The RNA shown here (SAM riboswitch aptamer (S box leader)) has 108 nucleotides and comes from Hydrotalea flava. The sequence was found by an Rfam model in a public genome assembly. Its mean pLDDT, the model's own confidence on a scale to 100, is 81. NCBI's taxonomy places the organism under Bacteria, Pseudomonadati, Bacteroidota, Chitinophagaceae, Hydrotalea. Rfam family: SAM riboswitch aptamer (S box leader). About the family: The SAM riboswitch is found upstream of a number of genes which code for proteins involved in methionine or cysteine biosynthesis in Gram-positive bacteria. Gene Ontology term of the family: regulation of gene expression.
RNA sequence: CACUUAUCAAGAAAGGCAGAGGGAAUUGGCCCAAUGAAGCCUUGGCAACCCAUGUUUUUAUAACAUGAAGGUGCCAACUCCAUCCCAUACCAAUGGGAAAGAUAAGUC
Numbered sequence: 001c002a003c004u005u006a007u008c009a010a011g012a013a014a015g016g017c018a019g020a021g022g023g024a025a026u027u028g029g030c031c032c033a034a035u036g037a038a039g040c041c042u043u044g045g046c047a048a049c050c051c052a053u054g055u056u057u058u059u060a061u062a063a064c065a066u067g068a069a070g071g072u073g074c075c076a077a078c079u080c081c082a083u084c085c086c087a088u089a090c091c092a093a094u095g096g097g098a099a100a101g102a103u104a105a106g107u108c
Base pairs, nucleotide, nucleotide: 002107003106004105005104006103007102008101013043014042015041016040017039021032022031023030027082028081029080044075045074046073049071050070051067052066053065054064055063056062079100084097085096086095087094088093
């Protein structure tokens, strides 16, 4: 890199360096940013995928509860919203699905 499965409405920021961009991509919006963007570092935190412990049971590749030492991840806005399809609707808009993406675990 590719593939498979699961999740994506909740949650969680300070400091230092740095110096103009950033919110994945196309397009269109809407936002964030010199009261300091990206990036890097330190500290802190969130969560509970892997994990640990316990209970139940149909004895396992299950469910539930608790925990947070370790491996990841994350800490503006629903994955910021839409884009493609379907339904409702006069419009505005709303709902569902897909695609793409992100993360984890696994496989080659």